Background:
This is a predicted structure of a 74-nucleotide RNA (transfer RNA) from a Deltaproteobacteria bacterium. The coordinates come from a structure-prediction model, not an experiment, and the mean pLDDT is 80. The RNAcentral record of the sequence draws on ENA. The organism belongs to Myxococcia, within Bacteria.
[in-house]
């Protein structure tokens, strides 16, 4: 240059049939329990869904385009 694939919480990923209010484990943080520590139960806080336009009454979700990162082809 071309084709596919993927980007969502500190880290690992689910949701990609358009409408529950964007979710789970781990992690941090605070409370219980414990003699302490660890395990363990409870709670909470953290996201402009990669960025941008557009469709649409309404986009993590479709369409363009870019930006990254990974396989193939030339």
């Nucleotide at each position: 240059g071309g084709g596919c694939c993927c980007g969502u919480a500190g880290c690992u990923c689910a949701g990609u049939g358009g409408a529950u209010u964007a979710g789970a484990g781990c992690a941090u943080c605070g409370c219980c329990c414990u003699u302490c520590u660890a395990a363990g139960g409870c709670g909470a806080g953290g996201g402009u869904c990669g960025c941008g336009c557009g469709u649409u009454c309404g986009a993590a979700u479709c369409g363009c385009g870019c930006c990254g990162g990974g396989c193939c082809c030339g």